[in-house]
Context: one part of a larger RNA
RNA sequence: CUGGGCGUAAAGCGCGCGUAGGCGGGCUGUUAAGUCGGGAGUGAAAUCCCGGGGCUCAACCCCGGAACUGCCUCCGAUACUUGGCAGCCUAGAGAUCGAGAGAGGUGAGUGGAAUUCCGAGUGUAGAGGUGAAAUUCGUAGAUAUUCGGAGGAACACCAGUGGCGAAGGCGGCUCACUGGCUCGAUACUGACGCUGAGGCGCGAAAGCGUGGGGAGCAAACAGGAUUAGAUACCCUGGUAGUCCACGCCGUAAACGAUGAAUGCCAGUCGUCGGGGGGCAUGCCCUUCGGUGACGCACCUAACGGAUUAAGCAUUCCGCCUGGGGAGUACGGUCGCAAGAUUAAAACUC
Repeated sequence: CUGGGCGUAAAGCGCGCGUAGGCGGGCUGUUAAGUCGGGAGUGAAAUCCCGGGGCUCAACCCCGGAACUGCCUCCGAUACUUGGCAGCCUAGAGAUCGAGAGAGGUGAGUGGAAUUCCGAGUGUAGAGGUGAAAUUCGUAGAUAUUCGGAGGAACACCAGUGGCGAAGGCGGCUCACUGGCUCGAUACUGACGCUGAGGCGCGAAAGCGUGGGGAGCAAACAGGAUUAGAUACCCUGGUAGUCCACGCCGUAAACGAUGAAUGCCAGUCGUCGGGGGGCAUGCCCUUCGGUGACGCACCUAACGGAUUAAGCAUUCCGCCUGGGGAGUACGGUCGCAAGAUUAAAACUC
């Protein structure tokens, strides 16, 4: 390379946009590059193969043939399908109009509950915490309770295998700006599509830089317990951090451990958002788009999957090739750093 694979055995890039490239709907005409048929040239010799022959045989050697599966050129075919060119079409894709649902995003404002702290009142000896305790707080008046104030963070109920988003993710309320989606209608465009190496962008948490903020929680740290020990689990404290702005980082069990797109292949029952119809007006039938459960064919090593496929096919990309060494070393690129990314070998089983 061929071949075989990628839910759980090794293997789907975290996700998108998109360049090159690859692939691509229907009809007609044309062309004849691909394809197919035929001819010519070339494809050195030796080797290999076949038929003969020569050394006593063989190895070896000689003669003839075939072959050299290739390349180039000419002529022809147009069935196939691909390609080129021209014209046309509407089923893909887009567009227009009318509706609709939604924690989609960004910014600004705002609300109540709770925790903590501060002030004041009532009030007195405990409170807190645990398996039990102690550290801790409290007669300088705690805990409890009432009123007032400050500040930060998060939004109970609603809440739902509910919704939205490409993924990460998104949840009090209001406003402004803004992305996508679904349904219905259409007399518009006319293949404008799919995928996507590089590239570019987004990307939880933690971490980093500068400046703010800091209620609660809480790595580190301190103390109290437990224990043989206890650098832990439990308790009392507590700093980074968690929050905001701007700039980095670029990772994750970034998971559906399942790349994207299209077509086809039994059903049943939920649920979310639209449309149509029927009447008995709160139910039934139907259709499109999502999201679930079960289940046939089929698939699977099994588990299981099963119209949201892991089924049957096509296109494009990514990735795998025994375990350890190792996602490491070296080098490159990126980064302030932490480190990330690309990525071996010796050796060993």

This is a predicted structure of a 349-nucleotide part of an RNA (small-subunit ribosomal RNA, central domain) from an uncultured Alphaproteobacteria bacterium.
Its mean pLDDT, the model's own confidence on a scale to 100, is 87.
It matches the Rfam family "Bacterial small subunit ribosomal RNA".